[in-house]
RNA sequence: CUUUUUUAAUGCCACUCCUAUUGUGAAGUAGGGUCGGAAAGCUUCAGGUCUUUUGCAAUAAAAGAUAGCUGGGUUGUGUAA
Numbered sequence: 001c002u003u004u005u006u007u008a009a010u011g012c013c014a015c016u017c018c019u020a021u022u023g024u025g026a027a028g029u030a031g032g033g034u035c036g037g038a039a040a041g042c043u044u045c046a047g048g049u050c051u052u053u054u055g056c057a058a059u060a061a062a063a064g065a066u067a068g069c070u071g072g073g074u075u076g077u078g079u080a081a
């Protein structure tokens, strides 16, 4: 210096919920708040889930949402072993 695992510290983020606001909607943004997180930083590449539209229906297709659903890609912090 790099990688993996465990364990810490300083800090960081902010589940649910509430208020305001945007959106047809899933949901997003801001404030409060703090369940949790060792990447709960970023990224839809793949899958899952959800919404809208199409379709007689089914098989499905298109567009979106979810990164705190899983995996991948990428960047970063750091005590001790």
Base pairs, nucleotide, nucleotide: 005081006080012037013036017032018031019030020029021028022027035068041074042073043072045071046070047069048066049065050064051063052062053061054060

Notes: Predicted 3D model of an 81-nucleotide RNA (c-di-GMP-I riboswitch aptamer) from a Methylococcaceae bacterium. The sequence was found by an Rfam model in a public genome assembly. The prediction has a mean pLDDT of 79.